[in-house]
RNA sequence: CGGGGUGUAGCAUAAUGGUAGUGUUCGUGGUUUGGGACCACGAGGCCCGGGUUCGAUUCCCGGCACCCCGA
Numbered sequence: 001c002g003g004g005g006u007g008u009a010g011c012a013u014a015a016u017g018g019u020a021g022u023g024u025u026c027g028u029g030g031u032u033u034g035g036g037a038c039c040a041c042g043a044g045g046c047c048c049g050g051g052u053u054c055g056a057u058u059c060c061c062g063g064c065a066c067c068c069c070g071a
Base pairs, nucleotide, nucleotide: 001070002069003068004067005066006065007064010024011023012022013021018054025043026042027041028040029039030038047063048062049061050060051059
């Protein structure tokens, strides 16, 4: 320098253009003599900018970060 891939909650991981889920973590309560385990409720997220669209995590363009291949 060229090509490809990835970017979603503290961590990990899904999601045909139509309410962003799941596990874990954290908080509260229940259960227990207490803890653990279990149960219920709750908190917390789409890398950034622009475009298309009634509507974008998703499609398009540019940028940033990381990974892989080539030179």